Source information:
Model confidence (mean pLDDT): 82 of 100. The RNA shown here (transfer RNA) has 74 nucleotides and comes from a Clostridia bacterium.
RNA sequence: CGCGGAGUAGAGCAGUUUGGUAGCUCGCCGGGCUCAUAACCCGGAGGUCGUUGGUUCAAAUCCAGCCUCCGCAA
Numbered sequence: 001c002g003c004g005g006a007g008u009a010g011a012g013c014a015g016u017u018u019g020g021u022a023g024c025u026c027g028c029c030g031g032g033c034u035c036a037u038a039a040c041c042c043g044g045a046g047g048u049c050g051u052u053g054g055u056u057c058a059a060a061u062c063c064a065g066c067c068u069c070c071g072c073a074a
Base pairs, nucleotide, nucleotide: 002072003071004070005069006068007067010026011025012024013023020057028044029043030042031041032040050066051065052064053063054062
């Protein structure tokens, strides 16, 4: 250099097929329960969806370039 896969909240992931309110689990914060802790219950914060541009009324999703990581081949 060639081919394929991945990038979404602190962590692990779904959502992409068929463009239309950004979600789940754990973690974190507050409250309840308890003598207390854990467990359990209720509530909350936290995302410019890797990046730049294009298409579109509308893009995490479609198209193109670039960056990073993993694998295959050489």